This is a predicted structure of a 269-nucleotide RNA (Bacterial large signal recognition particle RNA) from a Solirubrobacterales bacterium. NCBI's taxonomy places the organism under Bacteria, Bacillati, Actinomycetota, Thermoleophilia, Solirubrobacterales. It is recorded under the gene name ffs. Rfam family: Bacterial large signal recognition particle RNA. Rfam classes the family as a non-coding RNA gene.
[in-house]
RNA sequence: CCGUGCUAGGCGGGGUGCUAGCGGUGCCCUGUACCCGCAAUCCGCUCUAGCGGGGCUGAAUCCCCUCCCGAGGGGCUCCGGCCCUGGGGUCAGCGCCCCGUCUUUAGGCGUUGAUGGUUCGGUCCCGCGGCGGUGAAGGCCCGUGAACCAGGUCAGGUCCGGAAGGAAGCAGCCUUAAGCGGUCACCUCCAGGCGCUGCGGGGACGACGGGCCGGAGCUCCGAGACAGUGGCAGCGCCCCGGGUACCGGCUUCGACGGAGGGUGCACGG
Numbered sequence: 001c002c003g004u005g006c007u008a009g010g011c012g013g014g015g016u017g018c019u020a021g022c023g024g025u026g027c028c029c030u031g032u033a034c035c036c037g038c039a040a041u042c043c044g045c046u047c048u049a050g051c052g053g054g055g056c057u058g059a060a061u062c063c064c065c066u067c068c069c070g071a072g073g074g075g076c077u078c079c080g081g082c083c084c085u086g087g088g089g090u091c092a093g094c095g096c097c098c099c100g101u102c103u104u105u106a107g108g109c110g111u112u113g114a115u116g117g118u119u120c121g122g123u124c125c126c127g128c129g130g131c132g133g134u135g136a137a138g139g140c141c142c143g144u145g146a147a148c149c150a151g152g153u154c155a156g157g158u159c160c161g162g163a164a165g166g167a168a169g170c171a172g173c174c175u176u177a178a179g180c181g182g183u184c185a186c187c188u189c190c191a192g193g194c195g196c197u198g199c200g201g202g203g204a205c206g207a208c209g210g211g212c213c214g215g216a217g218c219u220c221c222g223a224g225a226c227a228g229u230g231g232c233a234g235c236g237c238c239c240c241g242g243g244u245a246c247c248g249g250c251u252u253c254g255a256c257g258g259a260g261g262g263u264g265c266a267c268g269g
Stems, first nucleotide, its partner, number of pairs: 001269006009057003012030005020046005034054005063262006072253005079248003082243003086240005093235002095232003098228001100226005107219003116213006123206001124202009134191002137188003141182004150175004158167003
């Protein structure tokens, strides 16, 4: 090295779930790979491993180990994305608002005189006065108003008187004082963040009105541009927090596939 017969091993593996843990039944991935029985209110085991029975292959394409690749699954929330009908900051970005300047368009005013300059006046404040109005009080006016201590008239009755007559005088009636109430037309007096107005003084120069100078501009709204160490937190951005595992990321297991290496025994030639 060849042949024959054997043995270890192999005849699928992985993820997930269940479990103290492992394997299997379940679900999923891979992709083709002996048969029968058992199994979810499970089945079989106890440390590399389904158990029981049968069959095939068998020392290498096939068994074992290492590395690479990587279908797929699990985990995390450190990071990015996404979401918050969460909070805060920021107006150096976007947006909106405000103020200003300029330009433009269309209007309006203007040689019957624009902007501007100057002057006067009232408007404003103070003091004094006049007129009016308002309010309060009083007067005038009206009503009421006195058992006696107000007035008049005083029936009856009383008193004086011989009589004629006289005196005081209650009730009633009339009137009136104080007081009370009303009226407010008229009169008087007083008051004041009342109105108008006269005189004197002051202040402000803003708008208004008038005069004069001078001679051509002035201007509301809209639009656009620019500027603002103006404003607003709607968006964006930043910070913090929460959620999710959908997409990335990280981590873990890892089929299929690829590469490299390793592994016998007996007999005969």